[in-house]
Context: one part of a larger RNA
RNA sequence: CUGGGCGUAAAGGGUGCGUAGGCGGAUUGGUAAGUCUGCUGUGAAAUCUCCGGGCUUAACCCGGAAACUGCGGUCGAUACUGCCGGUCUAGAGGACAGAAGAGGAGAGCGGAACUCCUGGUGUAGCGGUAAAAUGCGUGGAUAUCAGGAGGAAGGCCGAUGGCGAAGGCAGCUCUCUGGGAUGUUCCUGACGCUGAUGCACGAAAGCUAGGGUAGCAAACCGGAUUAGAUACCCGGGUAGUCCUAGCCGUAAACGAUGUACACUAGGUAUUGGCAUCAGUCAGUGCCGGAGCUAACGCAUUAAGUGUACCGCCUGGGGACUACGGCCGCAAGGCUAAAACUC
Repeated sequence: CUGGGCGUAAAGGGUGCGUAGGCGGAUUGGUAAGUCUGCUGUGAAAUCUCCGGGCUUAACCCGGAAACUGCGGUCGAUACUGCCGGUCUAGAGGACAGAAGAGGAGAGCGGAACUCCUGGUGUAGCGGUAAAAUGCGUGGAUAUCAGGAGGAAGGCCGAUGGCGAAGGCAGCUCUCUGGGAUGUUCCUGACGCUGAUGCACGAAAGCUAGGGUAGCAAACCGGAUUAGAUACCCGGGUAGUCCUAGCCGUAAACGAUGUACACUAGGUAUUGGCAUCAGUCAGUGCCGGAGCUAACGCAUUAAGUGUACCGCCUGGGGACUACGGCCGCAAGGCUAAAACUC
């Protein structure tokens, strides 16, 4: 070097795009770089191995052979790989057609609820809890009716449903815009797969500046509870939650399952398309066979059988740490030890 692994035991990068690299469909001609054959040169000696010999033996030493698995030259071989050229259509991409969708961005509009304000009716309570109290209320609350203002969130439909690479996405309408599936097999003709570094996106919280603030609500202040109660319960309440612009870059970012392709029984439900007789293609679930698995379970949406490429693991703690470096306004993030200890 090879050899083991990564759903739950340590281990899949949060997700995509993509550079280098690695790998790559069918057929044909050439070449002969990889590959293979013969011949040849070289591969110092010692060492190692074998045979023989010398010191009484051994270690040690001497002679011979083999070996030195390598490198070079040359005559050839051409299946496979590479390289150059031709051809092809099954991979990939495009065209056309109708259909689906909370995919993304911007703008506009509407209703319920809520809080506040104004006015009417009306009077002594309301609220809250296990029970209370703080709190609100005769300066007229709660309740109720009418009007006005404001911000946030989207009931029913609604799904075990759909879309998106992931994060995620839900009132309605318009504008701009991305992706996928299906059908026709019309065009291109391997244009492909993966992807170190890199770039982009990336919930919530948090940060900077400006706005906004109805409800909710860290912190905080009260009331209770309690031995105490820096909590759970109750009354308040500021950041924040919302918008615009810019940072941060994390997560149980989970299917705890990387991406792509091929192959390997079925049954059932559901979404979209085609077909409308069966069915078929793409997606989403459940059950289940072979097979796999330590078991649980997975099982055409694989954790089965294979191929290609990337990431990662190597006892527990120390340690998602220290130091250094890079990034960040900060908070901190990324990379990442050792002593010591069991």

Predicted 3D model of a 342-nucleotide part of an RNA (small-subunit ribosomal RNA, central domain) from a Candidatus Stahliibacteriota bacterium. It matches the Rfam family "Bacterial small subunit ribosomal RNA". Clan: SSU clan. The sequence was found in a public genome assembly.